[in-house]
RNA sequence: GGGCCUGUAGCUCAGACGGCUAGAGCACGCGCCUGAUAAGCGCGGGGUCGACAGUUCGAUUCUGUCCAGGCCCA
Numbered sequence: 001g002g003g004c005c006u007g008u009a010g011c012u013c014a015g016a017c018g019g020c021u022a023g024a025g026c027a028c029g030c031g032c033c034u035g036a037u038a039a040g041c042g043c044g045g046g047g048u049c050g051a052c053a054g055u056u057c058g059a060u061u062c063u064g065u066c067c068a069g070g071c072c073c074a
Base pairs, nucleotide, nucleotide: 001073002072003071004070005069006068007067010026011025012024013023019057028044029043030042031041032040050066051065052064053063054062
């Protein structure tokens, strides 16, 4: 230098067919339970969906450029 993949909650990830309120597990907070803890049960907070632009009535989803990480080729 060229090609491919990934980027969504604190962490690991799902969602991708364009439209439901953006979700799960773990973690965190509160409550129940317990003599107390752990476990278990219930409730809750937390997201500019990497950045900017384009297409569209409408983009986390499609397109382009860039940024970051990974793999391959030279």
Molecule: transfer RNA
Organism: uncultured candidate division WWE3 bacterium